[in-house]
Overview: A computed fold for a 347-nucleotide part of an RNA from uncultured spirochete, annotated as small-subunit ribosomal RNA, central domain. The coordinates come from a structure-prediction model, not an experiment, and the mean pLDDT is 88.
Context: one part of a larger RNA
């Protein structure tokens, strides 16, 4: 390479939306490219292959055979694939009706907390720990009351609940907006699935400009503890965290499980909808989220209608450790660094 694989041994892209490509539902009919028949058409010869012979053997050589898996010719068939036209509704998709929800952005509002100012009552300790000290406080702290100003973040509700492609998304109201479900009926009529490339989104951190900064806190600096202590503990504390706008493009971006279809015993919660009987909570359904388990799976561990089971259709990725996601090259960044990625050698 092939074939074998990707929950945990190497290996599922972070996620989506889409372009070329691949791959596609039922039914007529037409065609005959694919498929298929058929030969004294061609594929020289040597070489290679297998026989068998000559040189003492072998290397060479000779002879047969086979093969050259390919092109073209020519006939036939019309199940399958393709192509043309034509119909069809079960795949999809749209209007009409109801529903839920922390889904997305803008605006405005709110109450507890914290911190700090100002004022009042009060007096000697507060704070901190294993114990301590730094640290604070008779210039009146800590408690406690009132008033005020800031910024964050939203307790209960809350629920292995909900919602989003994924990152993620939780006071209240209100503007714009995306998705999604379940009922039927109409309608288009295959319009579909997947997607190399592209394109967008994309936690935290970190950067660049402006602003903010209560709390919290990398680095700093004090104090402890230690043989030491550049830590864990305590007192401070700067960027940060908060907004705007623009970068970056990374994670254990994890269900360590790629989408999308069909199929395969069951039990038992729950979420949001639809039906029916008349059960006074149970039954039927269709979307979802969880738990136990059959049957196959699986190296086990476990998965098991939300598959890691049985198939299909299309991507990605893997190919012994180390060295190494490192060198270099290139392309992307303001930078930090990102992407794409070897070898030598080594075991």
């Nucleotide at each position: 390479u092939u074939g074998g694989g990707c929950g945990u041994a190497a290996a599922g892209g972070g996620c989506g939306c889409g372009u070329a490509g691949g791959u596609g539902g039922u039914c007529a009919u037409a065609u005959a490219a694919g498929c298929u028949u058929g030969g004294u058409g061609u594929g020289a010869a040597a070489u290679a292959c297998c026989g068998c012979a000559g040189c003492u053997c072998a290397a060479c050589u000779g002879c047969g055979g086979a093969a050259c898996u390919g092109c073209g010719c020519u006939g036939a068939g019309a199940a399958c694939u393709g192509u043309a036209u034509g119909a069809c509704u079960u795949g999809a998709g749209u209007u009409c009706c109801g529903g839920a929800g922390a889904g997305g952005a803008g605006g405005c509002u709110g109450g507890a907390a914290u911190u700090c100012c100002g004022g009042g009552u009060g007096u000697a300790g507060g704070g901190g720990u294993g114990a301590a000290a730094u640290c604070u406080g008779u210039a009146g702290a800590u408690a406690u009351c009132c008033g005020g100003a800031a910024g964050a973040a939203c307790a209960c509700c809350a629920g292995a609940g909900g919602c989003g492609a994924a990152g993620g998304c939780g006071a209240g109201c209100u503007u714009c907006u995306g998705g999604c479900c379940g009922a039927g009926a109409a309608c288009u009529g295959a319009c579909a699935c997947u997607g190399a490339g592209g394109c967008g989104c994309g936690a935290a951190a970190g950067c660049g400009u402006g602003g903010g900064u209560a709390g919290c806190g990398a680095a700093c600096a004090g104090g402890a503890u230690u043989a030491g202590a550049u830590a864990c503990c305590c007192u401070g504390g700067u960027a940060g965290u908060c907004c705007a706008c623009g970068c970056c493009g990374u994670a254990a971006a994890c269900g360590a499980u790629g989408u999308g279809c069909a199929c395969u015993a069951g039990g038992u919660g729950u979420u949001g909808g639809a039906c029916c009987a008349a059960c006074a909570g149970u039954g039927u359904u269709c979307a979802g989220u969880g738990c136990c388990a059959a049957a196959g799976c699986u190296a086990a561990c476990g998965c098991a209608u939300u598959a890691a089971g049985u198939g299909c259709a299309c991507c990605g990725c893997c190919u012994g450790g180390g060295g190494a996601g490192u060198a270099u090259g290139c392309c992307c960044g303001c930078a930090a660094g990102g992407g794409u990625g070897a070898a030598a050698c080594u075991c």